Context: one part of a larger RNA
RNA sequence: GACGAACGCUGUCGGCGUGCCUAACACAUGCAAGUCGAGCGAUGAACCUAGAAAGAUUUCUUCGGAAUGAUUUUUAGGGAAUUAGCGGCGGACGGGUGAGUAACACGUGAGUAACCUGCCGUACACAUAGGGAUAGCCUCGGGAAACUGGGAUUAAUACCGAAUGAAGCAUACAGAUAGCCUUAUCUAAAUGUCAAAGAUUUUAUCGGUGUACGAUGGACUCGCGUCUGAUUAGCUAGUUGGUAAAGUAACAGCUUACCAAGGCGAUGAUCAGUAGCCGGCCUGAGAGGGUGACCGGCCACAUUGGGACUGAGACACGGCCCAAACUCCUACGGGAGGCAGCAGUGGGGGAUAUUGCACAAUGGGGGAAACCCUGAUGCAGCGACGCCGCGUGAGCGAAGAAGGGAUUCGUCUCGUAAAGCUCUGUCCUAUGGGAAGAUAAUGACGGUACCAUAGAAGAAAGCCCCGGCUAACUACGUGCCAGCAGCCGCGGUAAUACGUAGGGGGCGAGCGUUGUCC
Numbered sequence: 001g002a003c004g005a006a007c008g009c010u011g012u013c014g015g016c017g018u019g020c021c022u023a024a025c026a027c028a029u030g031c032a033a034g035u036c037g038a039g040c041g042a043u044g045a046a047c048c049u050a051g052a053a054a055g056a057u058u059u060c061u062u063c064g065g066a067a068u069g070a071u072u073u074u075u076a077g078g079g080a081a082u083u084a085g086c087g088g089c090g091g092a093c094g095g096g097u098g099a100g101u102a103a104c105a106c107g108u109g110a111g112u113a114a115c116c117u118g119c120c121g122u123a124c125a126c127a128u129a130g131g132g133a134u135a136g137c138c139u140c141g142g143g144a145a146a147c148u149g150g151g152a153u154u155a156a157u158a159c160c161g162a163a164u165g166a167a168g169c170a171u172a173c174a175g176a177u178a179g180c181c182u183u184a185u186c187u188a189a190a191u192g193u194c195a196a197a198g199a200u201u202u203u204a205u206c207g208g209u210g211u212a213c214g215a216u217g218g219a220c221u222c223g224c225g226u227c228u229g230a231u232u233a234g235c236u237a238g239u240u241g242g243u244a245a246a247g248u249a250a251c252a253g254c255u256u257a258c259c260a261a262g263g264c265g266a267u268g269a270u271c272a273g274u275a276g277c278c279g280g281c282c283u284g285a286g287a288g289g290g291u292g293a294c295c296g297g298c299c300a301c302a303u304u305g306g307g308a309c310u311g312a313g314a315c316a317c318g319g320c321c322c323a324a325a326c327u328c329c330u331a332c333g334g335g336a337g338g339c340a341g342c343a344g345u346g347g348g349g350g351a352u353a354u355u356g357c358a359c360a361a362u363g364g365g366g367g368a369a370a371c372c373c374u375g376a377u378g379c380a381g382c383g384a385c386g387c388c389g390c391g392u393g394a395g396c397g398a399a400g401a402a403g404g405g406a407u408u409c410g411u412c413u414c415g416u417a418a419a420g421c422u423c424u425g426u427c428c429u430a431u432g433g434g435a436a437g438a439u440a441a442u443g444a445c446g447g448u449a450c451c452a453u454a455g456a457a458g459a460a461a462g463c464c465c466c467g468g469c470u471a472a473c474u475a476c477g478u479g480c481c482a483g484c485a486g487c488c489g490c491g492g493u494a495a496u497a498c499g500u501a502g503g504g505g506g507c508g509a510g511c512g513u514u515g516u517c518c
Base pairs, nucleotide, nucleotide: 001517002516003515005514006513007512008511009510013389014388015387016386017385018383019382020348025346026345027344029343030342031341034089035088036087039086040085042083047078048077049076050075051074052073053072054071058067059066060065096301097300098299106225107224108223109222110221111220112219115218116217120214121213122212123211124210125209126208128162130160131159138151139150140149141148142147168193169192170191171190174187175186176185177184178183198206199205200204227273228272229271234264235263236262239261240260241259242258243257244256245255276298277297278296279295280291281290282289283288303324304323305322306321307320326337327336328335329334354380356379357378358377362376363374364373365372366371393423394422395421396420403414404413405412406411428455429454430453431452432451433450437445462507463506464505465504466503467488468487469486473502474501475500476499477498483490484489
């Protein structure tokens, strides 16, 4: 000098940041990923129209009845609210954590003639004619529940085969150009093979299929760099290489069979310990040393271990299956769960916040849109935890007041300090006005910031130190006691070093102490 700090004493306000460093310990409760009815069947509220049945009331009456028709029920049509299910897209982003990892994990520089890429952009071409199911609904069951079985029936942008189909792919061939070994690009022709879906407020959009290119995102390979220990010296059997195959988006012992016997190592293999890496941050004149909180990039993980499914993308935090530990429910047969998301609880700890508001902005997902969702985010709350800013008054004021302290008793000092007089209004309070952030509308923040008027010096100073280092001295008490102390060292009767007081020095809403790094 620095800090994600803590502790002690003290504490007016504001702005901007920042806040579980420990138990990757266990978690009550709420929320954090949905959306599309313009993909589909089904459902069909309000309301409207028409019909049917019952019929209050009133009028007329020849007392038999006739007319009127409030209201209720019901049928059909229109209408369209709603959404459990099928289907699509998104749940691989965003958010958290740093356990593991000494590794192509990361950083940096190259390579892929060995690769993939939903949505998006550009270009070209296409969308023909059909089929069979299955959720839902209905019905019959089983189960305490979670859930689940049989039957009947129905739709699609769900599923399936057929047609068409080349610039794609595969096979073999010819030519040209180029290269980095397998090859790449172009040209010509042959055979084989692969597609589709419609919707609507209806003629304009949104979609669908194929191919090529791009963009974006990813995958793999290599050079170099990347902590400590030799009181760890040998390590290795898919191990090192080859052939053939399986497998992958793709190269490869990635996997398998066979063959060979290799491969690594004092330029530190192997083993053990520690650790996410970087941009950066702290310090330092620099070289260097330390560090990796916040913010940004990459990686890894999601109770522990393993596995695949779906998908353009996962071996998937709020998906699935298995095993394990733990917790909960149970009718004992069986089930349910995963905060290292945001709040919050217990625990651990020297120590770290609200079970807040809003989608107004920025961004993300879905949708044609309206819009819906969004603990991302924007804000607010708490903490002097940090940095920065402001204040706690200003001017005049000597009887140098009272009082305290010292004293050589003369006086000196606190000290213009106070009082007193004259002012001001940062901050504060009250009242009124009142934003920008939003492009016409839409503002959580927020009646906030800010402005005006009025009031009132009022409500706002402490902490550490004073022997030397090191700025700042006297008195009393104590008497190697009580105590101090970073080092040297103080204290045993005149202690500037302990305790108190007065005075002084330093910093100041902080000041000291402790811890860690330079």
This is a predicted structure of a 518-nucleotide part of an RNA (small-subunit ribosomal RNA, 5' domain) from an uncultured bacterium. The RNAcentral record of the full RNA draws on ENA, Greengenes and SILVA. Rfam family: Bacterial small subunit ribosomal RNA. Gene Ontology terms of the family: ribosome and structural constituent of ribosome. The coordinates come from a structure-prediction model, not an experiment, and the mean pLDDT is 81.